[in-house]
Context: one part of a larger RNA
């Protein structure tokens, strides 16, 4: 993983609420005892509960008490009579209390045959080297020192086997092994190693000290038992249809993932009290956008004027006179505010009135979930006018919602699925192919594959089309081409030099003219030299310029050749528009059925659903009563048919070989897909 059995709201007593049933201002027996056809039922038992009268701390008193000095007031009460006893059923309570699920805690035992670490008594370390202290003898000293040489065998000494141990590293890692195996490595006479047999026992030992070891278990060992600890915490809780149908809020909380009370959802009841929404009319309260501040508080631009101030000049001192400072106040001008407001909407709210809609709403009581929300729109706070970001407030939508559109996508658009149906209309989106329906009509625009999917700036460009205004033009525009473009003069100053063109100055003048600056630019040390403004001739018609809108361009950068969902698409299949026809849902409608509700029918209206409330059944064991089937073949297995709105029913064969339904009632060890469930099996 599959399959089978097995697997979780139960039982007692107390208590409420609803149904059923007895009796009833009553209701009712516990325990005991007696009798019987004896695990049962009858018959007694009236002690005891509960109601039927309250106040009062009590004595008390009573339809009235308590407080009071009161006959006052004022508090609880009566003046509107139903309870009581069982059964069921739905809660709450006490108990394990729907099931599993701890780490932990305590109590009493059991372990030192592993391991720590002490006592006791044995054991065990090939081989080889190095050669202390000490002798002993030579030398050698006055003696001593000191020195060759030999002897000698010392050491937590050396290398190295068994043994002990574990350096690095490889292999295993569902292992040959719940720690090993191969290379290497450390000690290897010692604080060595090791048998045997003894001691120390859980807050305890024991530790060359790592919280290490204490039986594969150690920041307190293992057994058993308190125990079904406790878990506001995680998981899982089993058959079917029908009606309704939620919340993620507020306040509170040793409380934020939990609970209480509200709020929202449901079943019941009685009254028949209202009520709710939508227009419109009246009539209120209000400071919100918004404006505005010579109306406050505050902040605040830009000029004029400058009261006072500072600085500088004068004087013995006083007067005075200046100003690139500062600046009250007035005056023009400007423009701000959640916590400003002389002002002031629209919605919304609150009362009345009237119409339409609506069967709800609001009370009593019984039962619950929820109190992690989230997106998107609109008004705001925060944050960066950032976040699929946080916090509010109105809204809808997800949640709890299918179905079409949006390629695909919980809340974006459309629309709210009782069933069926090879009928029809539409709605967002569409209408070339995938793809259902105009490669339809009619005007324009775009050349950039823009674009056909979201979003893209400033800024830059004779793209292009449409508008709007001003000049110039047949006395000839505008481009082009031919020609002039002078002279006083090299203007004056400056400079080495400045002649139109390095700089400054300026009555930038005059002359000749069809027309030419004391000169746009390029050049030159400087002059030259080109060239333009300006003019005429050529040429023959529009042509220069500034503005606004459209669609397009550059800017434009992310990992596939990687996208318009793809294919592809250009008077479009791309953009703006106008005016049709189609397609397009579970939406509306045709036709046929079913259920709930209201109704006396005719009808009418509803029937999306998580948590949850309420109804109505199926199945499976037992029992009581009563019908029935069964060896001419019960159960049970197996193959086939058939019916019902489902859980389920039934009927035929074939095995099986003796017990089985079925109505009505009754009682449960009473329905498994799931709890890292359990147990067997594949």
């Nucleotide at each position: 993983a599959c399959c089978u059995a097995c697997g979780a709201g139960u039982u007692a007593c107390u208590u409420u609420u609803u149904c059923u049933g007895g009796c009833a201002a009553g209701g009712u027996u516990a325990a005991g005892g007696c009798u019987c056809u004896c695990a049962g039922a009858g018959c007694u038992g009236c002690a005891g509960c509960c109601g039927a009268a309250g106040c009062g701390a009590a004595a008390g008193c009573g339809a009235g008490u308590c407080u009071g000095a009161a006959u006052a007031g004022g508090g609880c009460g009566c003046u509107a009579u139903a309870g009581u006893c069982a059964g069921a059923a739905g809660g709450a309570g006490u108990a394990g209390a729907c099931g599993c699920g701890a780490a932990a805690c305590c109590a009493u035992g059991u372990g030192a045959u592993c391991u720590a670490c002490c006592g006791u008594u044995g054991a065990g370390c090939a081989g080889g080297u190095u050669g202390a202290u000490g002798g002993u003898u030579g030398g050698g000293u006055a003696a001593c020192a000191c020195u060759g040489a030999c002897u000698g065998g010392a050491g937590g000494a050396c290398c190295g086997u068994a043994c002990c141990g574990g350096u690095a590293u490889a292999c295993g890692u569902u292992g040959a092994a719940a720690a090993g195996u191969g290379u290497u490595c450390g000690g290897a006479u010692g604080a060595c190693u090791u048998g045997a047999g003894g001691g120390u026992a859980g807050g305890g030992g024991u530790g060359a000290a790592a919280g290490g070891c204490u039986a594969a278990u150690c920041a307190a060992a293992c057994u058993u038992g308190g125990a079904g600890a406790u878990a506001g915490c995680u998981c899982g809780u089993a058959c079917u249809c029908c009606c309704c149908g939620a919340a993620a809020u507020g306040c509170a909380u040793u409380u934020a993932g939990g609970u209480g009370c509200a709020g929202c959802c449901u079943c019941a009841g009685g009254g028949g009290a209202u009520u709710u929404c939508u227009u419109a009319u009246g009539a209120g309260a209000g400071g919100u956008a918004g404006a505005g501040c010579g109306a406050c508080u505050g902040a605040u631009u830009g000029g004029a004027u400058g009261c006072g101030a500072g600085g500088g000049c004068u004087u013995c001192a006083c007067c005075g006179c200046c100003u690139a400072u500062c600046a009250a106040g007035u005056c023009c001008u400007g423009a701000c505010a959640a916590a400003c407001u002389c002002c002031g909407a629209a919605u919304g709210c609150u009362c009345a009135u009237a119409a339409g809609a609506u069967c709800a709403u609001g009370c009593u009581g019984g039962g619950a979930g929820u109190g992690a929300g989230g997106g998107c729109a609109u008004g705001g706070g925060u944050g960066c006018u950032a976040a699929g970001g946080u916090c509010c407030a109105u809204g809808u939508c997800c949640g709890a919602g299918a179905g079409g559109a949006g390629a695909a996508g919980a809340a974006u658009c459309c629309a709210g699925a009782c069933c069926a149906u090879c009928a029809g209309c539409u709605a967002a989106g569409g209408u070339c192919c995938c793809c259902a329906a105009a490669u339809a009509a009619c005007a324009g625009c775009u050349a950039a594959g823009u674009u056909g999917a979201a979003u893209u700036a400033a800024c830059g460009a004779a793209g292009u089309c449409a508008g709007a205004u001003u000049g110039c033009a047949a006395a000839g525009a505008c481009a082009g081409c031919u020609a002039g473009g002078c002279u006083g003069u090299u203007g004056g100053c400056u400079u080495g030099g400045a002649a139109g063109c390095a700089g400054c100055c300026a009555u930038u003048c005059a002359u000749u003219u069809a027309a030419a600056g004391a000169g746009u630019g390029c050049g030159u040390a400087a002059c030259a030299g080109c060239u333009c403004a300006c003019u005429a001739g050529u040429c023959g018609a529009g042509g220069a310029a500034u503005c606004u809108g459209g669609c397009a361009u550059g800017g434009a950068u992310a990992a596939u050749a990687a996208u318009c969902g793809g294919g592809c698409a250009u008077c479009a299949a791309a953009c703006c528009g106008u005016a049709u026809a189609c397609c397009g849902a579970a939406g509306c409608c045709g036709c046929g059925g079913g259920a709930u509700a209201a109704g006396a029918a005719a009808u009418u209206a509803u029937c999306g659903g998580u948590a949850g409330g309420g109804g109505a059944g199926c199945a499976u064991u037992c029992c009581a009563u009563g019908u029935c089937c069964g060896c001419a073949g019960a159960a049970g297995a197996u193959g086939g048919g058939g019916g019902a709105g489902g859980a389920c029913c039934c009927c035929c064969g074939u095995u099986g070989g003796a017990g089985g339904u079925u109505a009505u009632g009754g009682a449960a060890a009473a329905g498994c897909a799931a709890a890292u469930g359990u147990a067997g099996g594949u």
Large-subunit ribosomal RNA, domain II from a Bacteroidaceae bacterium, 682 nucleotides, folded computationally. Rfam family: Bacterial large subunit ribosomal RNA. Gene Ontology terms of the family: structural constituent of ribosome and ribosome. The coordinates come from a structure-prediction model, not an experiment, and the mean pLDDT is 83. NCBI's taxonomy places the organism under Bacteria, Pseudomonadati, Bacteroidia, Bacteroidales, Bacteroidaceae.